[in-house]
């Protein structure tokens, strides 16, 4: 000067508050309780955040098949599970410690490729090189050279992110995997490895097979939906409903009146479910120590610990002292990850330079 891993996230004391808990006392009620007071003890984070993945839990539901859609995509392992983690393989970056990768298939098909360039994918002749024909110029008459036409050529130049293997030798008019050697590439086999894959092993192929799949697509695998405002219980009130009992001599309508007919009542209970309340709610795939197995993620054994639980929703204010003068940021069912934000400080191992 860096890399990796881990930790801390102002400290202490006092006073007054706020939200839960335990105990005691008092009052009330008396089956559990309810209210008040006092004492004791607890009270945001490493990300509580984004809500991006995975699971627990709950309800709907029956998820068997097909299609669609979305997601994932090297191999092995870990895990409750994962798009997470660990180890390995391959590729890329860095002097290095290390870091990064959406890393299946481009010889199934379709599509796309700006600008530049002659040509961008069953290639391509702009310059150059070579051959040949015509017309010139020079000439030592052998030839050299200029220009035009036709043809050959992918070695060289030029364009581009990319131009259809590379180097050399042979070959040729000049060239060319046209031939050969080596290197590269591909295919098959052998060998090593659980596998991905590797291979200074053997054989074959002159090379056919350019790029792009977070383009369509193909292949393999995964996915039922909604979410704690899930959901369960208690239950004033109200609408409509049911049962029993009582009244049926009542009331209203019809009608001149009575009978009759139609409608109508009260009480209790059930049921209903609003306000409100209780549960879900925090003891859990939990945390810490020791030890064993494993390269590791992680797993086993054993001991210890209990660490917010609100529902208009607490975690604050003031005072004093000290310092490095304080960043990002506030739980709302829980847990495992990922990502993002973050003043400053500490520890360990390793690397480079001097």
């Nucleotide at each position: 000067a860096g890399u990796u891993a881990g930790c801390c996230g102002a400290a202490c004391a006092g006073u007054c508050g706020c939200c839960g808990g335990u105990u005691u006392u008092u009052g009330u009620a008396u089956c559990u309780g309810c209210a008040a007071a006092a004492a004791c003890g607890g009270g945001a984070g490493g990300a509580a955040a984004g809500u991006c993945c995975g699971g627990g839990c709950u309800c709907c539901a029956a998820a068997g098949g097909a299609c669609a859609a979305a997601g994932u995509g090297c191999c092995a392992g870990g895990u409750a599970a994962c798009c997470c983690c660990u180890g390995g393989g391959g590729g890329g970056c860095g002097u290095g410690a290390g870091c990064c990768c959406a890393c299946g298939g481009a010889a199934a098909g379709u599509g796309c490729a700006g600008c530049a360039g002659a040509g961008a994918g069953u290639a391509g002749a702009c310059c150059g090189c070579c051959g040949u024909a015509g017309c010139g110029u020079u000439u030592u008459c052998g030839a050299a050279u200029g220009u035009u036409g036709c043809g050959g050529u992918a070695a060289g130049g030029g364009u581009g992110a990319a131009a259809g293997g590379g180097u050399g030798c042979g070959g040729u008019a000049a060239g060319a995997g046209c031939g050969c050697a080596c290197c590269g590439c591909g295919c098959g086999g052998g060998u090593g490895g659980u596998a991905a894959c590797a291979u200074g092993c053997c054989g074959c192929g002159g090379c056919u097979a350019g790029g792009u799949a977070a383009a369509c697509c193909c292949c393999a695998c995964u996915u039922g939906g909604a979410g704690c405002a899930a959901g369960a219980c208690c239950a004033a009130a109200u609408a409509g409903g049911g049962a029993u009992u009582c009244a049926a001599c009542g009331g209203u309508g019809u009608g001149g009146u009575c009978c009759g007919c139609a409608c109508u009542g009260a009480a209790u209970c059930c049921g209903g479910g609003u306000a409100g309340g209780u549960c879900g709610c925090u003891u859990g795939a939990g945390g810490g120590g020791u030890u064993c197995g494993g390269u590791g993620a992680c797993g086993g054994a054993u001991c210890c610990c209990c660490u917010a639980g609100a529902u208009g929703a607490a975690u604050g204010a003031c005072u004093g002292u000290u310092c490095a003068c304080g960043a990002c940021a506030g739980a709302a069912c829980c847990c495992g990850g990922c990502u993002u934000a973050c003043a400053g400080g500490c520890u360990a191992a390793c690397u480079c330079u001097u």
The RNA shown here (Bacterial RNase P class A) has 354 nucleotides and comes from a marine eukaryotic metagenome. Its mean pLDDT, the model's own confidence on a scale to 100, is 75. Rfam family: Bacterial RNase P class A. It is annotated as a ribozyme. RNAcentral holds the sequence, with entries from MGnify.